Small-subunit ribosomal RNA, 5' domain from an uncultured bacterium, 540 nucleotides, folded computationally.
The prediction has a mean pLDDT of 86.

Context: one part of a larger RNA
RNA sequence: AACGAACGCUGGCGGCGUGCCUAACACAUGCAAGUCGAGCGAGAAAGUCCGCAAGGAUGAGUAAAGCGGCGCACGGGUGCGUAACACGUGGGUAAUCUUCCUCGGAGCCCGGAAUAACUCCCCGAAAGGGGUGCUAAUGCCGGAUGAGACCACGGGAUCCUCGGAUCCUGAGGGAAAAGGCGGCCUCUGUAUACAAGCUGUCACUUCGAGAUGAGCCCGCGGCCCAUCAGCUAGUUGGCGGGGUAAUGGCCCACCAAGGCUACGACGGGUAGCUGGUCUGAGAGGACGAUCAGCCACACUGGAACUGAGACACGGUCCAGACUCCUACGGGAGGCAGCAGUGGGGAAUCUUGCGCAAUGGGCGAAAGCCUGACGCAGCAACGCCGCGUGUGUGAUGAAGGUCUUCGGAUCGUAAAGCACUGUCGGGAGGGACGAAUAAGGGGCGAGCUAACAUCUCGUUCCGAUGACGGUACCUCCAAAGGAAGCACCGGCUAACUCUGUGCCAGCAGCCGCGGUAAUACAGAGGGUGCUAGCGUUGUUC
Numbered sequence: 001a002a003c004g005a006a007c008g009c010u011g012g013c014g015g016c017g018u019g020c021c022u023a024a025c026a027c028a029u030g031c032a033a034g035u036c037g038a039g040c041g042a043g044a045a046a047g048u049c050c051g052c053a054a055g056g057a058u059g060a061g062u063a064a065a066g067c068g069g070c071g072c073a074c075g076g077g078u079g080c081g082u083a084a085c086a087c088g089u090g091g092g093u094a095a096u097c098u099u100c101c102u103c104g105g106a107g108c109c110c111g112g113a114a115u116a117a118c119u120c121c122c123c124g125a126a127a128g129g130g131g132u133g134c135u136a137a138u139g140c141c142g143g144a145u146g147a148g149a150c151c152a153c154g155g156g157a158u159c160c161u162c163g164g165a166u167c168c169u170g171a172g173g174g175a176a177a178a179g180g181c182g183g184c185c186u187c188u189g190u191a192u193a194c195a196a197g198c199u200g201u202c203a204c205u206u207c208g209a210g211a212u213g214a215g216c217c218c219g220c221g222g223c224c225c226a227u228c229a230g231c232u233a234g235u236u237g238g239c240g241g242g243g244u245a246a247u248g249g250c251c252c253a254c255c256a257a258g259g260c261u262a263c264g265a266c267g268g269g270u271a272g273c274u275g276g277u278c279u280g281a282g283a284g285g286a287c288g289a290u291c292a293g294c295c296a297c298a299c300u301g302g303a304a305c306u307g308a309g310a311c312a313c314g315g316u317c318c319a320g321a322c323u324c325c326u327a328c329g330g331g332a333g334g335c336a337g338c339a340g341u342g343g344g345g346a347a348u349c350u351u352g353c354g355c356a357a358u359g360g361g362c363g364a365a366a367g368c369c370u371g372a373c374g375c376a377g378c379a380a381c382g383c384c385g386c387g388u389g390u391g392u393g394a395u396g397a398a399g400g401u402c403u404u405c406g407g408a409u410c411g412u413a414a415a416g417c418a419c420u421g422u423c424g425g426g427a428g429g430g431a432c433g434a435a436u437a438a439g440g441g442g443c444g445a446g447c448u449a450a451c452a453u454c455u456c457g458u459u460c461c462g463a464u465g466a467c468g469g470u471a472c473c474u475c476c477a478a479a480g481g482a483a484g485c486a487c488c489g490g491c492u493a494a495c496u497c498u499g500u501g502c503c504a505g506c507a508g509c510c511g512c513g514g515u516a517a518u519a520c521a522g523a524g525g526g527u528g529c530u531a532g533c534g535u536u537g538u539u540c
Base pairs, nucleotide, nucleotide: 001539002538003537005536006535007534008533009532012386013385014384015383016382017381018379019378020344025342026341027340029339030338031337034070035069036068039067040066047058048057049056050055077297078296079295087221088220089219090218091217092216093215096214097213101210102209103208104207105206106205107204109143110142111141112140118133120131121130122129123128150173151172153170154169155168156167157166158165159164160163179202180201181200182199183198184197188195189194190193223269224268225267230260231259232258235257236256237255238254240252241251242250272294273293274292275291276287277286278285279284299320300319301318302317303316322333323332324331325330350376352375353374354373358372359370360369361368362367389419390418391417392416399410400409401408402407423481425476426475427474428473429472433467439461440460441459442458443457444456445455446454484529485528486527487526488525489510490509491508495524496523497522498521499520505512506511
């Protein structure tokens, strides 16, 4: 000097930050990932109205559910493991993939079979399961088409890492799709308004390029112990294969006998790495909270499925420990998400408000979801700012303390007098954050048969605030509500009295205390910091 601190005494206000460092211990409760009816089929009820009633209408093609699509691999948490290509940095991929997005090319034709929801039946305490019958799709399957792409076979050119890459070219092989919504009548067909037609748009299929993200490989760099000195059989290499998006003992068969090591192998201990943070003149040392990048993990261990992407925190399966339910047959669960509870500990917060902003998912959009986030709450935990008054005031009051008894000191300090009004209190006003976004209108451009529709540009109008009646402003009253803590032997700024008597005690080091203690305890005085001050711990 510093701190994610703790403890003691004390404590007025505000701004900005920070807040389980220990048990990756166990968790009650609520919330934390959904969305799309403009993909699809089906489809309630309460309530209200009519009716004598049966029933009907509305609610409503709404809600809940189902099939399907996209998302759930992001965002959020934690630091267990890991000494490793995990991280940092620089390269490689001629050894690779990439949903959504952008640009460009080509296409979107014909048919089919199911299944959930639903109905009925059955089993079960439940969780849930089985069977029968029906039905749809942008779900699934078959066929057609194939510029380009893929596979295998040829020819030619260029390049280099020398067996591949790129380009041109020949003749083969097999592989694709899905529609929805809006508008219109120019064409076509029915026919006077429709769709099978035209058109706009959002989707769909395929190819190329880009962007983004990711996988893999390599050089170099960063802990301790040699009281760890030898380690290694898929081990090291080859050939062939399997597997993967892809190289590779990644895996397998065979062959060879290699490979690493005092420039520290192997073993053990410790540890997430980095940008950075703290300190220091620097060199260096220590650390890796908050914020940001990467990694690893999600009760413990293992495994795969789906998918562009996972071996998947709030998915599945198996095993284990634990907790809960049970009709004892069997089931359910996973806060290292946000709050919160118990426990551990010296020690670390609210079971708050809101999607108004920013960002994310879905959707054509309106919008819905979002404990990300924005805010508020608690805590002097830190940094910063402000206040607790200002001026004047000498009979140097009273009182305390000391005294050589003269006085000295607290001390202009107080009182008194005159002012001020920050903060806090009361009253009134009252935001920015919010508009190039939603929605609506006008104009222009594009598309088109079309002045439709749609898209784009421009312009005008224009709803929306959790924080919050907060910040801020104005007024009102009133010195009123707001100072402590440590120290005073030397180091080290600051001295006397009383008590005590090697006792009680102090202490960072030296050391104080055994009858005049500036070192213990109290008092007066003083010194230093100040809403803090000290102590302890840790680092430099």